Annotation
This is a predicted structure of a 74-nucleotide RNA (transfer RNA) from Treponema bryantii. Its mean pLDDT, the model's own confidence on a scale to 100, is 81. The source organism's lineage runs through Bacteria, Pseudomonadati, Spirochaetota, Treponemataceae and Treponema. Its Rfam family is "tRNA". Rfam links the family to the GO term triplet codon-amino acid adaptor activity.
RNA sequence: GGGACAGUAGCUCAGUUGGUUAGAGCACCGCUCUGAUAAGGCGGGGGUCACAAGUUCAACUCUUGUCUGUCCCA
Numbered sequence: 001g002g003g004a005c006a007g008u009a010g011c012u013c014a015g016u017u018g019g020u021u022a023g024a025g026c027a028c029c030g031c032u033c034u035g036a037u038a039a040g041g042c043g044g045g046g047g048u049c050a051c052a053a054g055u056u057c058a059a060c061u062c063u064u065g066u067c068u069g070u071c072c073c074a
Stems, first nucleotide, its partner, number of pairs: 001073007010026004019057001028044005050066005
């Protein structure tokens, strides 16, 4: 230098062919339970969907560019 894949909550990840509330598990907070702790049960908070532009009535999803990470080729 060229190519492939990935970037969504604190962490690990789903999200189908663009379509009507952005989700799950763990973690965190409150309550419950217990003599107490853990586990269990109930509830809650937390997101610029990496960034920007474009297409569209509508974009996490499509297109382009940029950035970061991993891998391959040279």